[in-house]
């Protein structure tokens, strides 16, 4: 330097172009308990790394750029 992979709420994630971006844990509120956990309902939290392009419509297709990882020199 060159090649490949990844980047989605705090953490992990799921979504290969088309209805409000998914669940899990956590976190908050209620219920249950003498109360503590477990357990149950129910809220809040995401400028989908950044910029530009291509489409009627991008998290997704294309380019550049940043972070991380790996391989090679």
């Nucleotide at each position: 330097g060159g090649g490949c992979c990844a980047g989605u709420g705090g953490u992990c994630u799921a979504g290969u172009g088309g209805c409000u971006a998914u669940g899990a844990c956590a976190u908050c509120a209620c219920c249950c308990u003498u109360a503590c956990a477990a357990g149950g309902u129910g809220g809040a939290g995401g400028u989908c790394a950044c910029a530009g392009g291509u489409u009627c419509a991008a998290a997704u297709c294309c380019u550049g750029u940043c972070u991380g990882g790996c391989c090679c020199a």
The RNA shown here (transfer RNA) has 73 nucleotides and comes from a Candidatus Nanoarchaeia archaeon.
Its mean pLDDT, the model's own confidence on a scale to 100, is 81.
Rfam family: tRNA. It is annotated as a transfer RNA. Gene Ontology term of the family: triplet codon-amino acid adaptor activity.
It was read from a public genome assembly.